[in-house]
Molecule: transfer RNA
Organism: Micractinium conductrix
């Protein structure tokens, strides 16, 4: 060089036909206990890798970059 795959909460990862953000561990917080730990109830936490584009509306689609990863050359 040319081609595929990924990139979403502190981690791992979901997210269907585009209708605007989930899950499970973690952390708080109450409850339960003599304390802990379990366990139960609920809570914050996300400008969805970056720019532009096309749509009434994009995590999603199109195009250009960045990064991780492979396959051929």
């Nucleotide at each position: 060089g040319a081609c595929c795959c990924g990139a979403u909460a502190g981690c791992u990862c979901a997210g269907u036909u585009g209708g605007a953000a989930g899950a499970g561990c973690a952390u708080c917080u109450g409850c339960c206990u003599a304390a802990c730990a379990c366990g139960c109830a609920g809570a914050a936490g996300g400008c969805c890798u970056g720019g532009g584009g096309a749509u009434c509306g994009a995590a999603a689609c199109c195009c250009c970059a960045u990064u991780g990863g492979g396959u051929c050359a």